[in-house]
RNA sequence: AGAGUUUGAUCCUGGCUCAGGAUGAACGCUGGCGGUAUGUUUAAGGCAUGCAAGUCGAGGGAUCCAAUUAUUUACUUAGUUGGAGACCGGCAAACGGGGGAGUAACACAUUGGUAACCUACCUUUCACUUGGGGACAGCUCGCCGAAAGGCGAAUUAAUACCCAAUAGACCUGCCCACUUCGGUGUGGCGUGGUAAAGCUCAGGCGGUGAAAGAGGGGCCUAUGUCUUAUCAGCUAGUUGGUAGGGUAAUAGCCUACCAAGGCGAUGACGAGUAUCGGGUGUGAGAGCAUGACCCGACCCACUGGGACUGAGACACUGCCCAGACACCUACGGGUGGCUGCAGUCAAGAAUCUUCCACAAUGGACGCAAGUCUGAUGGAGCAAUACCGCGUGAAGGAUGAAGUCUUUCGGGAUGUAAACUUCUUUUAUUAGAGACAAACUUUGAUGGUACCUAAUGAAUAAGUGGCUGCUAACUUCGUGCCAGCAGCAGCGGUAAUACGAAGGCCACAAGCGUUAUCCGGAAUUAUUGGGCGUAAAGGGUCCGCAGGUUGUUCGGUAAGUCAGUUGUUAAAUAUAUGGGCUUAACCCAUAUGCCGCGAUUGAUACUGCCGGACUAGAGGGUGGAUGAGGUACGCGGAAUGGCUGGUGUAGUAGUAAAAUGCGUUAAUAUCAGCUAGAACACCAAAUGCGAAGGCAGCGUACUAGGACACUCCUGACACUCAGGGACGAAAGCGUGGGUAGCGAAUGGGAUUAGAUACCCCAGUAGUCCACGCCCUAAACGAUGGAUGCUAGGUAUUGGAGGAUUCGACCCCUUCAGUGCCGUUUAACGAAGUUAACACCUUAAGCAUCCCGCCUGGGAAGUACGAUCGCAAGAUUAAAACUCAAAGGAAUUGACGGGAGCCCGCACAAGCGGUGGAGCACGUGGUUUAAUUCGACGGUAAGCGAAGAACCUUUACCAGGGUUUGACAUGCUAGCUGCAAGCUUUGAGAAAUCAGAGCCGCUCUUGAAGGUGCUAGCACAGGUGCUGCAUGGUUGUCGUCAGCUCGUGUCGUGAGAUGUUGGGUUAAGUCCUCUAACGAGCGCAACCCUUAUCCUAUGUUUACAUAUCCAUGGGAGACUGCCUGGGUUUAACCAGGAGGAAGGUGGGGAUGACGUCAAAUCAGCAUGGCCCUUAUAUCCUGGGCGACACACAUGCUACAAUGGCCGGUACAAAGGGUAGCCAACCCGCGAGGGGGAGCCAAUCCUAUUAAAACCGGUCUCAGUUCGGAUUGAAGUCUGCAACUCGACUUCAUGAAGCUGGAAUCGCUAGUAAACGUGGAUCAGCCACGCCACGUUGAAUACGUUCUCGGGCUUUGUACACACCGCCCGUCAAGCCAAGGGAGUCGGUAAUACCCGAAGUCUCCGUUUAUACGGGGCCGAAGGUAGGAUCGGUGACAGGGGCUAAGUCGUAACAAGGCA
Repeated sequence: AGAGUUUGAUCCUGGCUCAGGAUGAACGCUGGCGGUAUGUUUAAGGCAUGCAAGUCGAGGGAUCCAAUUAUUUACUUAGUUGGAGACCGGCAAACGGGGGAGUAACACAUUGGUAACCUACCUUUCACUUGGGGACAGCUCGCCGAAAGGCGAAUUAAUACCCAAUAGACCUGCCCACUUCGGUGUGGCGUGGUAAAGCUCAGGCGGUGAAAGAGGGGCCUAUGUCUUAUCAGCUAGUUGGUAGGGUAAUAGCCUACCAAGGCGAUGACGAGUAUCGGGUGUGAGAGCAUGACCCGACCCACUGGGACUGAGACACUGCCCAGACACCUACGGGUGGCUGCAGUCAAGAAUCUUCCACAAUGGACGCAAGUCUGAUGGAGCAAUACCGCGUGAAGGAUGAAGUCUUUCGGGAUGUAAACUUCUUUUAUUAGAGACAAACUUUGAUGGUACCUAAUGAAUAAGUGGCUGCUAACUUCGUGCCAGCAGCAGCGGUAAUACGAAGGCCACAAGCGUUAUCCGGAAUUAUUGGGCGUAAAGGGUCCGCAGGUUGUUCGGUAAGUCAGUUGUUAAAUAUAUGGGCUUAACCCAUAUGCCGCGAUUGAUACUGCCGGACUAGAGGGUGGAUGAGGUACGCGGAAUGGCUGGUGUAGUAGUAAAAUGCGUUAAUAUCAGCUAGAACACCAAAUGCGAAGGCAGCGUACUAGGACACUCCUGACACUCAGGGACGAAAGCGUGGGUAGCGAAUGGGAUUAGAUACCCCAGUAGUCCACGCCCUAAACGAUGGAUGCUAGGUAUUGGAGGAUUCGACCCCUUCAGUGCCGUUUAACGAAGUUAACACCUUAAGCAUCCCGCCUGGGAAGUACGAUCGCAAGAUUAAAACUCAAAGGAAUUGACGGGAGCCCGCACAAGCGGUGGAGCACGUGGUUUAAUUCGACGGUAAGCGAAGAACCUUUACCAGGGUUUGACAUGCUAGCUGCAAGCUUUGAGAAAUCAGAGCCGCUCUUGAAGGUGCUAGCACAGGUGCUGCAUGGUUGUCGUCAGCUCGUGUCGUGAGAUGUUGGGUUAAGUCCUCUAACGAGCGCAACCCUUAUCCUAUGUUUACAUAUCCAUGGGAGACUGCCUGGGUUUAACCAGGAGGAAGGUGGGGAUGACGUCAAAUCAGCAUGGCCCUUAUAUCCUGGGCGACACACAUGCUACAAUGGCCGGUACAAAGGGUAGCCAACCCGCGAGGGGGAGCCAAUCCUAUUAAAACCGGUCUCAGUUCGGAUUGAAGUCUGCAACUCGACUUCAUGAAGCUGGAAUCGCUAGUAAACGUGGAUCAGCCACGCCACGUUGAAUACGUUCUCGGGCUUUGUACACACCGCCCGUCAAGCCAAGGGAGUCGGUAAUACCCGAAGUCUCCGUUUAUACGGGGCCGAAGGUAGGAUCGGUGACAGGGGCUAAGUCGUAACAAGGCA
């Protein structure tokens, strides 16, 4: 000191979260020792038991006990000494100890005052201590009661009580003096009043009055002291006075009377919460939070009330009364108060021993000895906290074993262990043994600390974490499950994030978690934030209080500053030093505690008082400007209506229509009348107004601003909480008015629907008057005032100059209004901002005042209050929920946005498909199986360039095999067996069983090789995952794009380059240019084809020439000319020449990437799965099914034709398991035959077919068309039934040019025609690939359709429009509000009742003793309200919840901005 998290990425705003410190803590796991502290934060809930306040015999009398003396015969009596427990008496008990309920207050803190007061014990000083008297306890007797206790009689002492005397510096009355008028005086007078106590050991201890001191207290004052205004008015003893009472003392403290005051937005009153301070925690500080332990103050003592005693109390372990609770009881009545120390129950996450001692310190009493002291000193329990120590040290590599991991080589744990040597803090045992005590006695702690010796590595390590933040990583298991998580987030089969293991990291007798506080958070901002768009400027103005306030002189000294001084308790804090072995801890000294008071000074600034000034502000005079406001009047155009005329069938409306209007005469047109509302042109970048807003013309009334003159006043100013006024539209009330427009509503369309958009109508309203409402994107989303910081232009008003007769125009200048602009039209900005942008009309630099903001949602909502006729407005939360919501800009993608360009994309043409039959593929259906894959374009004559069986085949049925059909290795056995050939039997075959023949090499053996059998490793899988992959392929697309380096710009993502102007098939080239270069693509290089030259000439061509073949070369480059193009250039158009002309034609060649595109079934391959089966062999079947749908083709529908006959012209291929000639047979398929050819030689193949010539058919379902079917055959092949091709004869279906729609093609192309090849025994090929023959038409052009490229624009999209996203409804859960009510709490009010008790009155009395009355008075009762809370049927809204329903409102022109 920061970090994570909104995005594809960026900057900003903004919240959430983390890292730090702390605690009277608790919980989880773990736990060796010592020191020092701390320990019911909850129920101020209830308490058993013991103890916590007594003491004094030197105040008193009596009793008892013990010892002793004397006496007595003895009982006894008297005395002395000591002790005990009661009683009278004195002092203490008001301290010490506990707790924080109440209290928002003179309770506390700080500062002052008391001339308005008190003070026992203690100290000092002065004076005194005389004389009497009567009682009451105790004791004794009697009585009552269960007890507690009480009553009566008799008797008695005192330092108990009373009377008298005396006294004063005491109290009191009067006088005098002084006085600040409050009082003061050791001034005077007195007819006034009030004292005492004795005891004794003879040393002492006491008593009374007065004065003073010290310490302690009472009262008063100023200042400070939480939240809430959704608490705004409160107050009758209330505020003051007089008189009286009362107190130690002032005072409405109390009473009577009089007056009507007192407090309050600087927050009264009310509500809630809370002891306060020194301090404590944190923080750089300012602050924020807190008030355990220790110290000071206050308050409380079961709850409420009350007084008594006393120096002191309204009294924690005293009294009286009431109440609740608990206990005892003989039922009549009594007793009690742990918020003292221990302890117990309860509550709770949670907090200790019913310990020792008065040795020390202190307290009460006492002359003292001493007694008492749960204060205190100690110990015990608890890792609760802080501090310290230890759990060993050195050496030790075969880098042991084990474990983990591995690429199987190794690596890690790891010098770690073992092992060797050493040490003994701690522990255990033993010995010795304190200080704490001053001055003498006295030690609970404690045989403790400390010291010494011995034994022996011995007695001693865990917790949390390891995705990022944040130090630390691998394997296995799991498979959106189980689970983790502080935030982001992890987990759906390769999880460093879950669980385990190994390893590692951090801290350590602790470590984590939870809770709370501060910090980080400048995230409430005084220090130290903001408000154009992120949250945030009030709709506007006026203006009281308040805040702020021009120049100058004098005074004052309140603020301010300085010095001195008092106080600011101690502890705490800081510094230094010291004491415990160190530290924590403790002690000393110093500083500080930032505050308040007193006093002396200073006078710059602020304040206050007084004087002056004119630059702020206001006024005066003057002439101008304007849709400023209110009222009244007037005007024309348009629209609608009415009357009349002309005139006839439509009109109106829309994208298109329809509803509507119209023959009862519309629309149209002419004339007249009438009504209401609004004011065209002028008109604008205009003007005015505080804002809302204001527009025909005139008049009246009225307000404001600017300028000129510089005449007057002399700071009169600015802002403004509360307050007041104004305030669009819509809406409300009353009364008018109503032409047009027009919510609602009706109708017509559109649509899946259409409660909308469009059309036809149309009510309220819009208009006027009066009264309300008071809100708007009331916006410049920008509060007001003042000053400062370059301009330009337009305009208003004025002045001056020049000119003019005078003006206008022009120039200069002043003041103002409003406009543009800062990468500008031009010369040059600065500054600010997250950016966009702002920039003299600031969002710049500053000052003053006001308003407002503090994450999103819930919500501008609920409740309450105020206002309103209502609608509603203003003020304004919380629970709950999310980790974002948001601003600006960037790159893409997208748009039913825009611009430019290209393509057989459209158009112009030619021929097809879609209709028929057949072939073929697919879907579907069927089936035992109809194996699998491919599905818009980019699947469907595709994988498949050949499914009858079979290698195919993967599917189905049945039958077999299990180390296997196939590979490698090992073990054992058998060996020449085996295999092979021939053959027999069973069988559908596989296969099984059998017979015969043949039967290896050599080193001759326990050999090798081969084979078989048995077994082990393993084989095998067209099983799954193309969303784990490689490779390959499709597509955009042969589209022109895709990037990089350096530089520059930008906070940054990024931009620039690659955009622009031209041009091209092209990011092709040129040019301009903060860019300059480069790479992958384009082009070229390669093959082929078109022309020529040349060499060669087999099997080619040969009369010559040519052709042909095989090689080698030439040729084309905008090179030349003309024109255009920007004077250039690239380039374009035309021309010449040329076989070919502008890439000549064709091919191969496919950038970065997109589609989780296709393929695990071509191959390879990770992982998973099967292993007598998902492997493998065989027979048969299936892949060929068939109501149907789609794709691709073939053949046709005919005369540009069919058929018959004749005659021509190719190219490119293939061939030995082959091509197959001649010749013969067959109508033919074909058969026989066998020559030639491993090919420029022979064959296919004398082949071509369309073509051409001749003939025939004559428009018909035909001499078209050939499907289908029958019969007979041929060929291949083990085998043509399912299921081959072909031939001949016969048969002769649909079909007469094809709906919506749709495909191909721009030249040797389309179209038509035939030929060959691969696969292949044969072939379902009409497919595919190749070859030649014949050989067109059309392109104006880019509006439209589709696809693509570049630029630009909008965006709430980025999984990128197949995007995003809104609301109702349905389901579940949650919190809050309302709610007929209902149940409780709190504080008051009115009335009733009224205990104890003070005060008071009356009576009796020796007596303040008793009886009675009165005022006040706690608790209680009754009543109506206030306020807070619990609960509540029900209804409404809100939030949340992967895959529900309906639509599609918003984001693009979001399809109606």
RNAcentral holds the sequence, with entries from SILVA. A computed fold for a 1457-nucleotide RNA from a metagenome, annotated as small-subunit ribosomal RNA. Rfam family: Bacterial small subunit ribosomal RNA. Gene Ontology terms of the family: ribosome and structural constituent of ribosome. The prediction has a mean pLDDT of 81.